[in-house]
A computed fold for a 494-nucleotide part of an RNA from Thermoactinomyces sp. DSM 45892, annotated as small-subunit ribosomal RNA, 5' domain.

Context: one part of a larger RNA
RNA sequence: GGACGAACGCUGGCGGCGUGCCUAAUACAUGCAAGUCGAGCGAGGAGCUUUUAGCUCCUAGCGGCGAACGGGUGAGUAACACGUGGGCAACCUGCCCGUAAGACUGGGAUAACUUCGGGAAACCGGAGCUAAUACUGGAUAAUCUUGAUCUUCGCAUGAAGGACAAGUAAAAGAUUUAUCACUUACGGAUGGGCCCGCGGUGCAUUAGCUUGUUGGUGGGGUAAUGGCCUACCAAGGCGACGAUGCAUAGCCGACCUGAGAGGGUGACCGGCCACACUGGGACUGAGACACGGCCCAGACUCCUACGGGAGGCAGCAGUAGGGAAUUUUCCGCAAUGGGCGAAAGCCUGACGGAGCAACGCCGCGUGAAUGAUGACGGCCUUCGGGUUGUAAAAUUCUGUUCUAAGGGAAGAAGUUCUGACGGUACCUUAGGAGAAAGCCACGGCUAACUACGUGCCAGCAGCCGCGGUAAUACGUAGGUGGCAAGCGUUGUCC
Numbered sequence: 001g002g003a004c005g006a007a008c009g010c011u012g013g014c015g016g017c018g019u020g021c022c023u024a025a026u027a028c029a030u031g032c033a034a035g036u037c038g039a040g041c042g043a044g045g046a047g048c049u050u051u052u053a054g055c056u057c058c059u060a061g062c063g064g065c066g067a068a069c070g071g072g073u074g075a076g077u078a079a080c081a082c083g084u085g086g087g088c089a090a091c092c093u094g095c096c097c098g099u100a101a102g103a104c105u106g107g108g109a110u111a112a113c114u115u116c117g118g119g120a121a122a123c124c125g126g127a128g129c130u131a132a133u134a135c136u137g138g139a140u141a142a143u144c145u146u147g148a149u150c151u152u153c154g155c156a157u158g159a160a161g162g163a164c165a166a167g168u169a170a171a172a173g174a175u176u177u178a179u180c181a182c183u184u185a186c187g188g189a190u191g192g193g194c195c196c197g198c199g200g201u202g203c204a205u206u207a208g209c210u211u212g213u214u215g216g217u218g219g220g221g222u223a224a225u226g227g228c229c230u231a232c233c234a235a236g237g238c239g240a241c242g243a244u245g246c247a248u249a250g251c252c253g254a255c256c257u258g259a260g261a262g263g264g265u266g267a268c269c270g271g272c273c274a275c276a277c278u279g280g281g282a283c284u285g286a287g288a289c290a291c292g293g294c295c296c297a298g299a300c301u302c303c304u305a306c307g308g309g310a311g312g313c314a315g316c317a318g319u320a321g322g323g324a325a326u327u328u329u330c331c332g333c334a335a336u337g338g339g340c341g342a343a344a345g346c347c348u349g350a351c352g353g354a355g356c357a358a359c360g361c362c363g364c365g366u367g368a369a370u371g372a373u374g375a376c377g378g379c380c381u382u383c384g385g386g387u388u389g390u391a392a393a394a395u396u397c398u399g400u401u402c403u404a405a406g407g408g409a410a411g412a413a414g415u416u417c418u419g420a421c422g423g424u425a426c427c428u429u430a431g432g433a434g435a436a437a438g439c440c441a442c443g444g445c446u447a448a449c450u451a452c453g454u455g456c457c458a459g460c461a462g463c464c465g466c467g468g469u470a471a472u473a474c475g476u477a478g479g480u481g482g483c484a485a486g487c488g489u490u491g492u493c494c
Stems, first nucleotide, its partner, number of pairs: 001494004006490005013364006019357002021322001026320003030317003035065003040062002043059007072275003082199007091192002096188007104138004113128006144167004149162005201247003208238003213235008250272004254265004277298005300311004328354001330353003336350001337348004367397004377388004401435001402431006411421001438483005443464003449478005459466002
């Protein structure tokens, strides 16, 4: 000198764009943050028309899809976690796209509902009834799976293709003829899983570490390779090219600095990983070992009729606490995106916006021109004057901002309708210099000096140092210098 998610002191006019718990991964009151589909299903209720009954709407339940995304945090992790480059002839992939084939025929239940009972509640049990795109038997069928065979090829295990034998599928709906769904197989796309080379940290005042440990065989398990697990066998494996241990730490794109090399950092934004009160476990599912799912144990909080139950803000706001320190219990789904739905639409604290904070960057303003009796006042003075100083006053203007009134968007994609922001931005007219400047420094480094007070006191100070009676260094005043809606200090990095 530059930088900051900064804080503190003094001061503070406006706008645009950003940013805002770095500390206690501490505990959380309250509200909201994941629903949707009646064009899958039976039932119940309300309204209208009417009296054959029809239409509309709503809802608990069964069922489907979603809830594994989006959002938060960085505790753990020195690791194939991440980055980069490869491999899978060892793998999976709902929704989406393409191709081929199909959707035949049966069955038994169950929730809701009714009823009975238990319980303070959470909720639970018995009996009866009913439906489905819920469940299930049979048929059909191969390019799928398994077994043996042939051809071609490769990178070791092997891969692709052709003919043979056994096994496996389906579901309808509609305001109806055009769609949406369903089943099987293959391919694509997307998303993931696994493996490997290399790279990024401190301590050797950590030197030895390891028994599922290292390898093999058989078996199990997985979508899949593998000590991943298990039985047996062998005795191996790692290590001064730093094993093991301890400490610290999410990693990267990037950000800051620097001419660069390098050094430091990992806030915001983007990618990956990990976590969701603490520890463990699986279920469902294409996908989780699942933040707003389940079970068990623990700590804590709450309810209780004492028998038993309920909960998890590291989602958005907000509260307490900690701290030098970090915001509203706001508006809207109008846009973008997501979930569901045929659609209308519903949901969406993602997101779009507004609010607060000079926290940062950028821009603008606090007036302009003329104006010498160089006014008054202040300060200094060698008492002549000098300086503040064209500064003020005064005159003539301007209207950026400001105030008031009028008009008034784009953002809407979808010829109609649809705007939270917002009567906002912006435009026009009028008014009026009116409402808007401070902070630090002035001994040298370092731009900028005098007077008074104090008298090694009070105090200053980044370093050198200053102050003991003429202090340009302390305090005040005048003046001056620097920066400016900021200025200075502190902290950290280069």